[in-house]
Predicted 3D model of a 507-nucleotide part of an RNA (small-subunit ribosomal RNA, 5' domain) from an uncultured soil bacterium.
Context: one part of a larger RNA
RNA sequence: GGACGAACGCUGGCGGCGUGCUUAACACAUGCAAGUCUAGGGGGCCCGCAAGGGUCACCGGCGAACGGGUGCGUAACACGUGAGCGACCUACCCUGGAAUGGGGGAUAGCCGGCCCAACGGCCGGGUAAUACCGCAUACGCUCUUCGAGCUGCAUGGCUUGGAGAGGAAACCUUUUGGGUUCCUGGAGGGGCUCGCGGCCUAUCAGCUAGUUGGUGAGGUAACGGCUCACCAAGGCAAUGACGGGUAGCUGGUCUGAGAGGAUGGCCAGCCACAUUGGGACUGAGAAACGGCCCAGACUCCUACGGGAGGCAGCAGUGGGGAAUAUUGCGCAAUGGUCGAAAGACUGACGCAGCGACGCCGCGUGGAGGAUGACGCCCUUCGGGGUGUAAACUCCUGUUGCUCGGGACGAACCUCCCCAUUCGUGGGGACUGACGGUACCGGGUGAGGAAGCACCGGCUAACUCUGUGCCAGCAGCCGCGGUAAUACAGAGGGUGCGAGCGUUGUCC
Numbered sequence: 001g002g003a004c005g006a007a008c009g010c011u012g013g014c015g016g017c018g019u020g021c022u023u024a025a026c027a028c029a030u031g032c033a034a035g036u037c038u039a040g041g042g043g044g045c046c047c048g049c050a051a052g053g054g055u056c057a058c059c060g061g062c063g064a065a066c067g068g069g070u071g072c073g074u075a076a077c078a079c080g081u082g083a084g085c086g087a088c089c090u091a092c093c094c095u096g097g098a099a100u101g102g103g104g105g106a107u108a109g110c111c112g113g114c115c116c117a118a119c120g121g122c123c124g125g126g127u128a129a130u131a132c133c134g135c136a137u138a139c140g141c142u143c144u145u146c147g148a149g150c151u152g153c154a155u156g157g158c159u160u161g162g163a164g165a166g167g168a169a170a171c172c173u174u175u176u177g178g179g180u181u182c183c184u185g186g187a188g189g190g191g192c193u194c195g196c197g198g199c200c201u202a203u204c205a206g207c208u209a210g211u212u213g214g215u216g217a218g219g220u221a222a223c224g225g226c227u228c229a230c231c232a233a234g235g236c237a238a239u240g241a242c243g244g245g246u247a248g249c250u251g252g253u254c255u256g257a258g259a260g261g262a263u264g265g266c267c268a269g270c271c272a273c274a275u276u277g278g279g280a281c282u283g284a285g286a287a288a289c290g291g292c293c294c295a296g297a298c299u300c301c302u303a304c305g306g307g308a309g310g311c312a313g314c315a316g317u318g319g320g321g322a323a324u325a326u327u328g329c330g331c332a333a334u335g336g337u338c339g340a341a342a343g344a345c346u347g348a349c350g351c352a353g354c355g356a357c358g359c360c361g362c363g364u365g366g367a368g369g370a371u372g373a374c375g376c377c378c379u380u381c382g383g384g385g386u387g388u389a390a391a392c393u394c395c396u397g398u399u400g401c402u403c404g405g406g407a408c409g410a411a412c413c414u415c416c417c418c419a420u421u422c423g424u425g426g427g428g429a430c431u432g433a434c435g436g437u438a439c440c441g442g443g444u445g446a447g448g449a450a451g452c453a454c455c456g457g458c459u460a461a462c463u464c465u466g467u468g469c470c471a472g473c474a475g476c477c478g479c480g481g482u483a484a485u486a487c488a489g490a491g492g493g494u495g496c497g498a499g500c501g502u503u504g505u506c507c
Stems, first nucleotide, its partner, number of pairs: 001507004006503005013362006019355002021320001026318003030315003035062003040059002043056005069273003079197007088190003093186002096183005101135001103133002110125006141166011171178002199245003206236003211233008248270004252263004275296005298309004326352001328351003334348001335346004365395004375386004399448001400444006409434001414429006451496005456477003462491005472479002
């Protein structure tokens, strides 16, 4: 000098864009943050003559593994980069092919009864399905086995013939509709393996028994000591094993001419975690933040028998701290889930609020105006400085205030009209939280808007008064003991300016 998620002191007019618990991964009152589908199903209640409509749980489907938060742990294939899988999985979506035949038994809701403080639970009866279970048919699918051909990078891949065994389904709606099952390929997503790369410590020198390898088996989507039985005795290490400390990693960010050093907040990718520890279930996918079970700590309710809970989601509270915001508005846009759609939900997101926390922009007026007012300061008492500064004259209208107009963001969906190769295309109407905001125009009137640090040298800027090694200053050198440009005040000056200084940290 530059930088900052900063803090503190003094001061503070406006706008835009960003940004805001770095500390206690401390504890949390309250509200909201994940639902949706009646075109899968049978019902309850309400309206209705009916057709039908509304509403409510329940069974069922999809989603809830995304999105959002935090950085505890982790020195590891966690991450980055480059490869490999001849050892793998993949719901929804796209491509192509085939199919959608025929049966069965239950159960919730409901009705009746009972227990219970609550959470909730039990018994009996009866009912449906795209819920559940057999059967049929299966293909180029899976497995076993016997061949043939082509090919590759080793275990293989592709094509093809025979035998045996096995595996499907679901319908709704009536309309140019939506689904279901099997197989093939794709896209996107994931799993696993390996090369290389990136902290400190030797005042850690030896470490290791599923340890290292093999055979066989189990398990997994899949390879593998992943697990197990048996066998062998290996494996790692001064190119730092093992141990200890610290730490999420990266794209990047800051600095620097670069090399390098430091750093990883916001944004983006990956990882890990969800009160602590453990476990599995469901599922295409979880070892699951707002699911389940167990144990621990804590909090709450209780009729003392027993129950309920998890903000490192968005707000908000207490606490800690030098220190970090609203219990706001809206689904209008973008995106997501569900739905045929209309639409519903969405603290993701879009906006608004608060903070000079940062960056950027603008303003606090412009021109003229005296050998130069008053005041204040200095003085050699002549004068000099503040100083064109003020007053005064003439203007301007950024901004402020006020009045009027007033958006872009809107494209969809749906409806209407036209065209259509029936896929769709064109036109019109409808839809805005922000917001009567931005912006534009009129009026008003210099009116409402300047401070902070410094002035001994480094370092731009000097005098007076007070003080008298006192009070004090100080980044370093050092000032102060009676004329202090170094303390304190004043006048003047210098620097920066809605900021200026101080502190902290990095280069």
RNAcentral holds the full RNA, with entries from SILVA.